A computed fold for a 134-nucleotide RNA from a Pseudomonadota bacterium, annotated as Guanidine-I riboswitch aptamer. Lineage of the source: Bacteria > Pseudomonadati > Pseudomonadota.
RNA sequence: UAAAUGUGCGUCUAGGGUUCCGACUACAGUAAUUGCAUAUGUAGUGCUGGUCCGAGAGAGGCAGUCCAGUCACCUAAUUACUUACCAGCAGUAGAGGGUGAAGGGAUACACGGCGGGACAAAAGCCCGGGAGAA
Numbered sequence: 001u002a003a004a005u006g007u008g009c010g011u012c013u014a015g016g017g018u019u020c021c022g023a024c025u026a027c028a029g030u031a032a033u034u035g036c037a038u039a040u041g042u043a044g045u046g047c048u049g050g051u052c053c054g055a056g057a058g059a060g061g062c063a064g065u066c067c068a069g070u071c072a073c074c075u076a077a078u079u080a081c082u083u084a085c086c087a088g089c090a091g092u093a094g095a096g097g098g099u100g101a102a103g104g105g106a107u108a109c110a111c112g113g114c115g116g117g118a119c120a121a122a123a124g125c126c127c128g129g130g131a132g133a134a
Stems, first nucleotide, its partner, number of pairs: 007063003011059002015053002020050002022047001023045006064107004070101006079093004109129001111132001115127003
C1' cells in the first nucleotide's frame, strides 16, 4: 500500500436503568379521647422481582450471499460422426454457455476511547468494524 461472503430480520442472554406494576422506608391517614394500625394518598430508595432497553467484536433460528459437484431444461463451436465423392440440407453426438431445482459445504478475524444522541432513564443501544491503537 492492497485484499475479504465483513449481509438482513425475529427470539434470547451478558449488561442497563426506573416510565408502569410490585417491594421497602418516611409522612399523612377515612376514624370519633388516646395509642397501634388497615384501605388509600404523597414523597423517597434500584431494590438479586415483573414490564421495559439491549450487543459488529455474545447464543441460537430463519432468510440472503458465496463455493464445488449432481439432475432437469434451453442454447450449440472454423467440432465429431452418419450416405459412393464434393457441396447443401437433414439426423445423431456434443466441448462450452445460460436458467432452474433439491441436497452438501462456507459465512473467517475482530483491541478500542473521550464526547454526543434517543426514550422515563441508562447501557456492550445509536453515531461506530467511526477516531485512535496493534
Overview:
The prediction has a mean pLDDT of 75. The sequence was found by an Rfam model in a public genome assembly.